Small-subunit ribosomal RNA, 5' domain from an uncultured bacterium, 534 nucleotides, folded computationally.
Context: one part of a larger RNA
RNA sequence: GGACGAACGCUGGCGGCGGGCUUAACACAUGCAAGUCGAAGGAGAAGGUAGCUGCUUGCAGUUACUGGAGACUGGCGGACGGGUGAGUAACGCGUAGAUAACCUGCCUAUAUCAGGGGGAUAACAUUCCGAAAGGGAUGCUAAUACCGCAUAAUGCAGCGGGGCCGCAUGGCCACAGUUGUUAAAGGCCUUCGGGUCGGAUAUAGAGGGGUCUGCGUGCUAUUAGUUAGUUGGUGAGGUAACGGCUCACCAAGGCAAUGAUAGCUAGGGGGUCUGAGAGGAUGAUCCCCCACACUGGGACUGAGACACGGCCCAGACUCCUACGGGAGGCAGCAGUGAGGAAUCUUGCGCAAUGGGCGAAAGCCUGACGCAGCAACGCCGCGUGGGGGAUGAAGCAUUAUGGUGUGUAAACCCCUGUAGGUAGGGACGAACGACAUGACUUCGUAAGGGGUUGUGUGUGACGGUACCUAUAAAGUAAGCUCCGGCUAACUCCGUGCCAGCAGCCGCGGUAAUACGGGGGGAGCGAGCGUUGUCC
Repeated sequence: GGACGAACGCUGGCGGCGGGCUUAACACAUGCAAGUCGAAGGAGAAGGUAGCUGCUUGCAGUUACUGGAGACUGGCGGACGGGUGAGUAACGCGUAGAUAACCUGCCUAUAUCAGGGGGAUAACAUUCCGAAAGGGAUGCUAAUACCGCAUAAUGCAGCGGGGCCGCAUGGCCACAGUUGUUAAAGGCCUUCGGGUCGGAUAUAGAGGGGUCUGCGUGCUAUUAGUUAGUUGGUGAGGUAACGGCUCACCAAGGCAAUGAUAGCUAGGGGGUCUGAGAGGAUGAUCCCCCACACUGGGACUGAGACACGGCCCAGACUCCUACGGGAGGCAGCAGUGAGGAAUCUUGCGCAAUGGGCGAAAGCCUGACGCAGCAACGCCGCGUGGGGGAUGAAGCAUUAUGGUGUGUAAACCCCUGUAGGUAGGGACGAACGACAUGACUUCGUAAGGGGUUGUGUGUGACGGUACCUAUAAAGUAAGCUCCGGCUAACUCCGUGCCAGCAGCCGCGGUAAUACGGGGGGAGCGAGCGUUGUCC
């Protein structure tokens, strides 16, 4: 000099953009943060329409159609998105590769298929236990829930012979050979022709993931030896998959001064800061990867988890209890307490972007978009412009209207940014959606796909940005420093005192170094101090 997720002191007008618990991965009141589908299923409340019956004539009952709250079964999603950095010195990350050792829901393309059955169960009803959480028994019912059977290929697996290839275990290709094996679900609309949304199996693709390897990636030798599933083999099991991954047996290996093992520290990277660079420091915000979700352990479901707002067990803690027993997990967004030098609103909205579900309308979305708070940072703007000497006060003084404050002010003229007030502005953010028409394409048609025109409604921010008008210089300047380094000087007070200080050093009677006045220098809505890095 530069930088900062900063803090502290004094001061403080406006706007744009960005960032805002670095400490206790401490404990958490309250609300919200993951649902959705009625075009999968059986029921079904309120309400609506129509009819009938009763009568108290505007109500009750009932039937049909409609409706679809709140539950239940079922499907998809809750493995994304969001948070944190505890652990981890590791194939964790980075980089370059391997997979001839693997998986893949939704999506895209292609091929083929959908025949015929069965038994349950929740909701519900009845009932029992319990304070509750919840649980038991009996009975009823459905499905795109569940289970057999059939069908069985251009699929998969085995065998077979053939071709091509690989360093190898072996891989690929074709086969008209042969054996075995594996599927299913319907809904909605219909002019009954069909249309549409789904379903099953398989292959390929896309995207995603698993696994493995080389190299790189802290400090300590005041840690020198370490290792028994340990190192390798054979066999078996297990996995989507290779493998001591696991097990039985056999061998005795494996690692290590090119630092094993142990200890300490730490999430890694893109980047960021600094520096001419090399390098050093760092890893907030944004992006990629990893790990974690009260602590420890475990599996279940699933295409995917060993699963933040799922389950089970143990533990600590908190809460409820009728004392028998139960409930909970903010390192999601706000917010509270605690800790700390220190870090925000229990806001608005799904209008946009993105995500989940749905055929769609749409619903959900503390992701996100916005607003709020605090000069936390960067950037921009303002606090006025021109003229104006009779040169005030103050201060200093060689005592001179001489020097300086200083054109500064007053005063005259002007302007109108920001802020205020009033009006305009329903701006842009808008694409998509819905309705309707045209063209085109598939189809006999209904109908579907694509392109395009018109119309309709949709904005949290927000009466915001912006524009216009308006009054009036009116509302807006401080902070640090002035001995040298280092830009800026005098007077008074003090008298090694009180004090200053980054270093050198100032102060013991004329202190440009302390304190105050006047003056000056620097930066400016900031200026200084402290801390940390280069």